[in-house]
Context: one part of a larger RNA
RNA sequence: UGACGGGGACCCGCACAAGCGGUGGAACAUGUGGUUUAAUUCGAAGCAACGCGAAGAACCUUACCAGGACUUGACAUCUGAAGAAUCUUCCAGAAAUGGAGGAGUGCCUUCGGGAACUUCAAGACAGGUGGUGCACGGUUGUCGUCAGCUCGUGUCGUGAGAUGUUGGGUUAAGUCCCGCAACGAGCGCAACCCUCGUUGUCAGUUGCCUGCAAAAGCCUGCUUUUGUAGUGCUCUCUGGCGAGACUACCGGUGAUAAACCGGAGGAAGGUGGGGACGACGUCAAAUCAUCAUGCCCCUUAUGUCCUGGGCUACACACGUGUUACAAUGGGUAGGACAACGAGCAGCCAAUCAGCGAUGAUGAGCAAAUCUCUUAAACCUACUCCCAGUUCGGAUCGUAGUCUGCAACUCGACUACGUGAAGUCGGAAUCGCUAGUAACCGCAGAUCAGCACGCUGCGGUGAAUACGUUCCCGGGUCUUGUACA
Numbered sequence: 001u002g003a004c005g006g007g008g009a010c011c012c013g014c015a016c017a018a019g020c021g022g023u024g025g026a027a028c029a030u031g032u033g034g035u036u037u038a039a040u041u042c043g044a045a046g047c048a049a050c051g052c053g054a055a056g057a058a059c060c061u062u063a064c065c066a067g068g069a070c071u072u073g074a075c076a077u078c079u080g081a082a083g084a085a086u087c088u089u090c091c092a093g094a095a096a097u098g099g100a101g102g103a104g105u106g107c108c109u110u111c112g113g114g115a116a117c118u119u120c121a122a123g124a125c126a127g128g129u130g131g132u133g134c135a136c137g138g139u140u141g142u143c144g145u146c147a148g149c150u151c152g153u154g155u156c157g158u159g160a161g162a163u164g165u166u167g168g169g170u171u172a173a174g175u176c177c178c179g180c181a182a183c184g185a186g187c188g189c190a191a192c193c194c195u196c197g198u199u200g201u202c203a204g205u206u207g208c209c210u211g212c213a214a215a216a217g218c219c220u221g222c223u224u225u226u227g228u229a230g231u232g233c234u235c236u237c238u239g240g241c242g243a244g245a246c247u248a249c250c251g252g253u254g255a256u257a258a259a260c261c262g263g264a265g266g267a268a269g270g271u272g273g274g275g276a277c278g279a280c281g282u283c284a285a286a287u288c289a290u291c292a293u294g295c296c297c298c299u300u301a302u303g304u305c306c307u308g309g310g311c312u313a314c315a316c317a318c319g320u321g322u323u324a325c326a327a328u329g330g331g332u333a334g335g336a337c338a339a340c341g342a343g344c345a346g347c348c349a350a351u352c353a354g355c356g357a358u359g360a361u362g363a364g365c366a367a368a369u370c371u372c373u374u375a376a377a378c379c380u381a382c383u384c385c386c387a388g389u390u391c392g393g394a395u396c397g398u399a400g401u402c403u404g405c406a407a408c409u410c411g412a413c414u415a416c417g418u419g420a421a422g423u424c425g426g427a428a429u430c431g432c433u434a435g436u437a438a439c440c441g442c443a444g445a446u447c448a449g450c451a452c453g454c455u456g457c458g459g460u461g462a463a464u465a466c467g468u469u470c471c472c473g474g475g476u477c478u479u480g481u482a483c484a
Base pairs, nucleotide, nucleotide: 001484002483003481004480005479007478008477009476010475011474012473013472015468016467019432020431021430022429023428026323027322028321029320030319031318032317033316034314035313042053043052064309065308066307067306068305069304070303073125077124078123079121080120081119082118083117086103087102088101089100090099091098092097107114108113127298128297130296131295132294137291138287139286140285141283143281148187149186150185151184152183153182154163155162156161167178168177169176193275194274195273196272198243199242200241201240202239203238204237207233208232209230210229211228212227213226214225215224216223217222218221246269249263250262251261252260253259325425329384330383331382332381333380334379335378341372342371343370346365347364351360352359353358391422396417397416398415399414400413401412402411438460439459440458441457442456443455444454
């Protein structure tokens, strides 16, 4: 100087407390361990691995296993020889591949040849998801969006070092003020960036508004839809440029400071809400399987191609979720209101067929125009009457639909039948402070097909916070130490 203390003082955080809803019990989904297996490819391991890499394993993917094959190789450059390229038929085979044919004669040319492509030969070499993340780059997690981490000069100390950065206040903040042997500065904080909330202006098509016509509904003078017109753009909306919030104003407290408390005006008030943004460093943290790369290793194989299988196994254990156990509910019928997004090998209206998944036909739309797209919870009416039930839907049987060469291992969905556990969950444990939790649906990426996961979007919309004694984590000062 640090680190540590079941030492002290002060402060903060959904850390506790106060509340709301969960997990832990059930079934299923999914990941992991273990076991099994020819193989169940590999990685991730307290927080910070375990719906994680994987934004989607039937083949492919695929790295694993079995079998069948290749050896200058599936891919790149160079040398030589031959042939245009390319298309196609038959046989053997599970395919890879092997064998036998057919069609085809292109482009440039100084007529020597050349360019591209294919085949053969030899070797330089290719190749490796083989090892080492404890050799590395790059990227990432974490403490932590915590308020810290340092430097120059000066001063003090023999020196390691100290000071500044401590102290009094204050702040979300090493934020600011005052003081001070310090005076300044840098990386962080904040602001500058994006978005939401108010408003001005500019711009009006595909958006909005107004008029007219037709049709439909009936409450008989209104509503809706379609078509059309408008030197219509007031409003809604879209999206460019601006304005606006700064403790600016008033009162109080304070040290005449910084600031804090209350108020006014205002769409918004003290960082307005949310995001992006992550200091010096810590964990030899993670990744050699994104990529790149040193060294080591393999080279008729640890490389490459193919078929089939496996990654989907199942006595069991754990994590994360979904659905429930019901009446604040289930069922049936009718009615209402979104936003983000996506679309041409695509989204698919309307109509018809089917109980349905879906099929047939077919309009529009590369989209503020058309489509996905009827949002659901909600409201109204009827029914069920507390039961393992009209709760719950696992499992199984039968019949189908769709995607795709192909749904046996191993897809999703539909209909009918079947109707398991489960009556609110021990010890323990998690999330959340406001448009949040909780509940409800919708869209998208991946994607032929497949979502209870993920990323977004809107709808309904709470309770509680006395307080900091205690648990956990962190910051500052101080103290002890046989630790470094």
Molecule: small-subunit ribosomal RNA, 3' major domain
Organism: uncultured bacterium